[in-house]
RNA sequence: CCAGGGGGCUGGACGGCCGCCGGUGGCCACGCUUCGGCGUGCGCCACGGGAGGAAAGUCCGAACUUCACCGGACAGGGUGCCGGCUAACGGCCGGGCGGCGUGAGCCGACGGAAAGUGCAACAGAGACAGACCGCCUCAUGCGUCCCCGGGUGUCGUGUCUUUGGAUGCGGCAUCCUCGGCCGUGCGAGGUAAGGGUGAAACGGUGCGGUAAGAGCGCACCGGCGUCCUCGGUAACGGGGCGGCCGGGCAAACCCCACCCGAAGCAAGGCCAAAUAGGGGAGCGUAUGAGGUGUCCGGCCUCGCUCCCGGGUAGGUCGCUUGAGGCGGCGGGUAACCGUCGUCCUAGAUGGAUGGCCGUCGCCGCGCUCGCGCCGUUUACGACGCGGGAGCGGUACAGAAUUCGGCUUACAGGCCCCCUGGCAAC
RNA sequence: CGGGGUGUAGCUCAGCUUGGUAGAGCGCGUCGUUCGGGACGACGAGGCCCACAGUUCAAAUCUGUGCACCCCGA
Numbered sequence: 001c002c003a004g005g006g007g008g009c010u011g012g013a014c015g016g017c018c019g020c021c022g023g024u025g026g027c028c029a030c031g032c033u034u035c036g037g038c039g040u041g042c043g044c045c046a047c048g049g050g051a052g053g054a055a056a057g058u059c060c061g062a063a064c065u066u067c068a069c070c071g072g073a074c075a076g077g078g079u080g081c082c083g084g085c086u087a088a089c090g091g092c093c094g095g096g097c098g099g100c101g102u103g104a105g106c107c108g109a110c111g112g113a114a115a116g117u118g119c120a121a122c123a124g125a126g127a128c129a130g131a132c133c134g135c136c137u138c139a140u141g142c143g144u145c146c147c148c149g150g151g152u153g154u155c156g157u158g159u160c161u162u163u164g165g166a167u168g169c170g171g172c173a174u175c176c177u178c179g180g181c182c183g184u185g186c187g188a189g190g191u192a193a194g195g196g197u198g199a200a201a202c203g204g205u206g207c208g209g210u211a212a213g214a215g216c217g218c219a220c221c222g223g224c225g226u227c228c229u230c231g232g233u234a235a236c237g238g239g240g241c242g243g244c245c246g247g248g249c250a251a252a253c254c255c256c257a258c259c260c261g262a263a264g265c266a267a268g269g270c271c272a273a274a275u276a277g278g279g280g281a282g283c284g285u286a287u288g289a290g291g292u293g294u295c296c297g298g299c300c301u302c303g304c305u306c307c308c309g310g311g312u313a314g315g316u317c318g319c320u321u322g323a324g325g326c327g328g329c330g331g332g333u334a335a336c337c338g339u340c341g342u343c344c345u346a347g348a349u350g351g352a353u354g355g356c357c358g359u360c361g362c363c364g365c366g367c368u369c370g371c372g373c374c375g376u377u378u379a380c381g382a383c384g385c386g387g388g389a390g391c392g393g394u395a396c397a398g399a400a401u402u403c404g405g406c407u408u409a410c411a412g413g414c415c416c417c418c419u420g421g422c423a424a425c
Numbered sequence: 426c427g428g429g430g431u432g433u434a435g436c437u438c439a440g441c442u443u444g445g446u447a448g449a450g451c452g453c454g455u456c457g458u459u460c461g462g463g464a465c466g467a468c469g470a471g472g473c474c475c476a477c478a479g480u481u482c483a484a485a486u487c488u489g490u491g492c493a494c495c496c497c498g499a
Stems, first nucleotide, its partner, number of pairs: 001421010012360007020050002023047005028041005052396001056407002059405005064264004076260005081095005096110001097108004111255002116253002118249002132195002134191005140185004147180002149176012203221006222245001224242002227240005268317004278308006288302005324343008361394005367388006374381002426498007435451004445482001453469005475491005
């Protein structure tokens, strides 16, 4: 210098004008008053405060509130290597194992498939028990030029001989109703080595062994084991021993271990308007009106006053001081914990935190000037650096009960540690 | 602010539970029928199953994250 890995921080600055939300203080007005004050105001003035790292998605976990609740189990849902942290967690930290990368490092829903059920399209003989081709054995049918064996005939030759023959070896021809070997058909069985199919085929390689084969035996490797031993809190790792190997999917049902009552601040508490509506008491009662009824009687309702609770609109509390932030020291590898000091930092309810302007910073675009370098026709063009003015842009996104996490979005900038490569010293 | 659901052809919907080739109706195109149109008949085209990851031999389907739309609660 180039390429990369990990961690942390930041998320425009300054000024002017006009607004918005809530707080404190003062003034004014009104109401109440025990005369001390208190409350209210589409009121005025001043002072200081006013979005985020994700406020987002609402994916987990809690606090808080209401309802339910003797306890337990089932159902349903969730989590899933080990240890630790934490109020809790599906979070975080450390470790183990597996995978990726030359490496720094990164990633992992990572319990159980010999508890059971299920699935695996197409292809293939077969998808977890099966035999298509192949190999082998047995029985049997057919063929058998040549080869092996046997019989017969003949030729050549050797030995013995009483010259009649006997016998051995070799060649040729022919036969085999018994065969062997080979080829082929059918049947019974063995085999899981080889071929082929598939995403996946019943441990791999070699030697022995066998009729052919096979963990059938052996050696090495891989894998398994409620086994032994050593190290580790443990997951797990090293060594030994054993039996010989009993595939995949559990983000299929399921099994095992652990956790979970439900709903959510529009939760919920309080106050509480009226020509709304309910209950009770009292007064009035016109010879009234309405209802019930064919009609009469009876009963009920209709008016006024007082009291009572429920509760709508509305108001108010919940509401922001909290598992809180920052700094020092101590413990711990770390997450985190302890202690001391210090700080108070938005609370709306149609929902504030904004708008306009100026200067600067940063980014992009083309223009222009200068310098460097290359080509060369000495003037132009490409590229790089720097200056100037101009135009445009300045991320993702905005609290709504609060907190701990995760996830997702994000222009640009800064810092620290580490890895690989090249060059020089 | 809180809670629930949906996303598949141009439109309306099946298929997802139990993973294996994507389907129906309407619409569209060509041909037939008719003097012509409609209706009818025959044939056909048209889909990255909202997006991106993961599990799996294999994903519209199972899991996670995101996006869009719809509904409910004073």
Molecule: RNase P RNA; transfer RNA
Organism: Chloroflexota bacterium